This is a predicted structure of a 693-nucleotide part of an RNA (large-subunit ribosomal RNA, domain II) from Ziziphus jujuba.
Context: one part of a larger RNA
RNA sequence: GCCAGCGACUUAUAGGCAGUGGCUUGGUUAAGGGAACCCACCAUAGUCGUAGCGAAAAGCGAGUCCUCAUUAGGCAAUUGUCACUGCUUAUAGACCCGAACCUGGGUGAUCUAUUCAUGACCAGGAUGAAGCUUGGGCGAAACUAAGUGCAGGUUCGAACCGACUGAUGUUGAAGAAUCAGCGGAUGAGUUGUUGUUAAGGGUGAAAUGCCACUCGAACCCAGAGCUAGCUAGUUCUCCGUAAAUUGCUUUGAGGCGUAGCAGAUGACAGGACAUCUAGGGGUAAAAUACUAUUUCGGUGCGGGCCAUGAGAGCAGUACCAAAUCGAGGCAAACUCUGAACACUAGAUAUGACCUCAAAAUAACAGGGGUCAAGGUCGGCCAGUGGGACGAUGGGGGAUAAGCUUCAUCGUUGAGAGGGAAAUAGCCCGAAUCACCAGCUAAGGCCCUUAAAUGACCGCUGAGUGAUAAAGGAGGUAGGGGUGCAGAGACAGCUAUGACGUUUGCCUAAAAGCAGCCACCCUUGAAAAAGUGCCUAAUAGCUCACUAAUUGAGUGCUCUUGCAUCAAAGAUGAACGAGGCUAAGUGAUCUGCCGAGCUGUGGGAUGUCAAAAUGCAUCAGUAGGGGAGCGUUCCGUCCAGAGGGAAGCACCCACGCGAGCAAUGGUAGACAAAGCAGAAGCGAGAAUGUUGGC
Numbered sequence: 001g002c003c004a005g006c007g008a009c010u011u012a013u014a015g016g017c018a019g020u021g022g023c024u025u026g027g028u029u030a031a032g033g034g035a036a037c038c039c040a041c042c043a044u045a046g047u048c049g050u051a052g053c054g055a056a057a058a059g060c061g062a063g064u065c066c067u068c069a070u071u072a073g074g075c076a077a078u079u080g081u082c083a084c085u086g087c088u089u090a091u092a093g094a095c096c097c098g099a100a101c102c103u104g105g106g107u108g109a110u111c112u113a114u115u116c117a118u119g120a121c122c123a124g125g126a127u128g129a130a131g132c133u134u135g136g137g138c139g140a141a142a143c144u145a146a147g148u149g150c151a152g153g154u155u156c157g158a159a160c161c162g163a164c165u166g167a168u169g170u171u172g173a174a175g176a177a178u179c180a181g182c183g184g185a186u187g188a189g190u191u192g193u194u195g196u197u198a199a200g201g202g203u204g205a206a207a208u209g210c211c212a213c214u215c216g217a218a219c220c221c222a223g224a225g226c227u228a229g230c231u232a233g234u235u236c237u238c239c240g241u242a243a244a245u246u247g248c249u250u251u252g253a254g255g256c257g258u259a260g261c262a263g264a265u266g267a268c269a270g271g272a273c274a275u276c277u278a279g280g281g282g283u284a285a286a287a288u289a290c291u292a293u294u295u296c297g298g299u300g301c302g303g304g305c306c307a308u309g310a311g312a313g314c315a316g317u318a319c320c321a322a323a324u325c326g327a328g329g330c331a332a333a334c335u336c337u338g339a340a341c342a343c344u345a346g347a348u349a350u351g352a353c354c355u356c357a358a359a360a361u362a363a364c365a366g367g368g369g370u371c372a373a374g375g376u377c378g379g380c381c382a383g384u385g386g387g388a389c390g391a392u393g394g395g396g397g398a399u400a401a402g403c404u405u406c407a408u409c410g411u412u413g414a415g416a417g418g419g420a421a422a423u424a425g426c427c428c429g430a431a432u433c434a435c436c437a438g439c440u441a442a443g444g445c446c447c448u449u450a451a452a453u454g455a456c457c458g459c460u461g462a463g464u465g466a467u468a469a470a471g472g473a474g475g476u477a478g479g480g481g482u483g484c485a486g487a488g489a490c491a492g493c494u495a496u497g498a499c500g501u502u503u504g505c506c507u508a509a510a511a512g513c514a515g516c517c518a519c520c521c522u523u524g525a526a527a528a529a530g531u532g533c534c535u536a537a538u539a540g541c542u543c544a545c546u547a548a549u550u551g552a553g554u555g556c557u558c559u560u561g562c563a564u565c566a567a568a569g570a571u572g573a574a575c576g577a578g579g580c581u582a583a584g585u586g587a588u589c590u591g592c593c594g595a596g597c598u599g600u601g602g603g604a605u606g607u608c609a610a611a612a613u614g615c616a617u618c619a620g621u622a623g624g625g626g627a628g629c630g631u632u633c634c635g636u637c638c639a640g641a642g643g644g645a646a647g648c649a650c651c652c653a654c655g656c657g658a659g660c661a662a663u664g665g666u667a668g669a670c671a672a673a674g675c676a677g678a679a680g681c682g683a684g685a686a687u688g689u690u691g692g693c
Base pairs, nucleotide, nucleotide: 001693002692003691004690005689006688011092012091013090014089015088016087017086018085019084020083021082022081023080026048027047028046032042033041052060053059063075064074065073095233098230102223103222104221105220106219107218113197115195117193118192119191120190121189122187124156125155126154127152131148132147133146134145135144136143160184161183162182164181165180166179167178168177201211202210203209208217236628237627238626239625241623246259247258248257250255260384261383263380265378266377267376268375274348275347276346277345278344279343285337286335291331293329295327296326297325298324299323302320303319304317305316308313351371352370353369354368355367356366387412388411389410390409391408392407393406394405395404396403417428418427419426432602433601434600435599437598438597439596443593444592445591446578448576452590454589455588457586458585459584465580471565472564475562476561477560478559479558480557481556482555483554484553492549494547495546498522500520504516505515532541533540603618604617605616606615607614629682631679632678633677635675636674640670647666648665650664654659
């Protein structure tokens, strides 16, 4: 891992509600008795009900209490009881499995820690302390040399004890080892045997170490099914209904309680949506009348600066500036104003069926009845109280977040299907079942891929389409305004571009062209007291301006559409791919495809407990309701059965399904259906449990 068996809402006693039944001349017994047991029967104590009010024991009584009193106010003015069944609550282990712990009583020092007693062990080398002897030395010594001697938590190194490094091993040869090196090795050494110390404890050269592979408190048994607001699991079928993730309280925040939202049930009225009418409001917007805020200008109280005067005072001022006036802004905590939407109230306003209802058909109106939908109330009884994204209006944040927090909606949650390539929350739209039928939604119609390589008028040339800004640009197609132009424009080409004069000043020089002032005159078709380059200064080139030539448009500006650059990321990679110049994009038009819907047929539910017909309905998590299937046992009934029961495997009919007949085979002795009853009553999950493989 697979297969098979086992495996979780029970039982008792009380309370509440509902259903069913008995009695209601109120109901009912408990303990106990009950000549085998259980019943029947007896037992009448008790209990519920028949009257309440009051703090009541008093008291009064359909009333009573409060009060001096009450017309006020509170409660009452009633409707039973006993069983059984179901749901639910309480108390118990209380749906099942699961702790870490805590407490009590015991068992352990054959491992290991310390220690006591008694034994054992440590190859072989090295070094050579004190002391002593002899010599030297001295008055005697100290001292010194050689020898002798053999000390040491000394040294090198086996056994032995340890464990610093690396490799191997890591489902190992081994639940800590092997290999190669390594440390101590006469000592605080190692070791055998027998003892000592015990869990709120011991022992510890101290690491929270060790105390039998167990140690921040050993192990065994018991309290004990400890407790678990936590996690996992919780077993047959079909049909209808169907939520919540919000408010408030909470040592509360992943838990409860209560309200809200569900279900089933009883009662009541007959609606909902929509339209119209009438209301109050102070939001959006707007405005600046108030309160704040803000720029400029006018006047300029007051101040500063400055002048004058002995002082009082009084001039000036390109300074600051109150107040006021004008122009222009601005506000969630401003409002002289003020919508839409929302909310409240009223009016109008009815979906299905049956019937009155006629010989038939069609239409309209009315009366009566039932039901749906939505609503209100009563008791019974659930889940929820982690939400998510999208849109709109906000707060926080950085007008960041698949961010966070509110309000109003939608979807998802609990919703499949079609579209968006794929894609809970986006767009379309709600799946009872079947169909090789029809019409559509969103979205599409070259191919992948169902459907026009459709029609018509434009735009784009960038593969833009198929990611992005400020900003840049004779991209391209339109629209508007305004100049010049056959008395010849714009661009090109051929010429002219002169005289007074090198104007004056300045300067070494200044001659159109370093700089300053001025910027006149003449000739002319036109030509500056000079537009730029150049020279030391001149010279030189050029422009403005003009003529000729050419011959029809040309310049500036505003604006719209589509394109362009700006545009850099890590494997190649943001049309789904092929590919496309439309199969891109803007406007217009007609077809078609496409979930669903419709059609045809079947099923179920309600109306309506039978039949027919009509109408309506049939997605679904938590949860609640209804109807059934099956297992074991018991009662009743007792069919069937060696002329073959149960069981087993195949085949096959029926039922929406859980399931359940028949036939033949095997098997070899029990046992089906009906009507009732009782449960150790249904497994695929629980790191379930036992067995097998």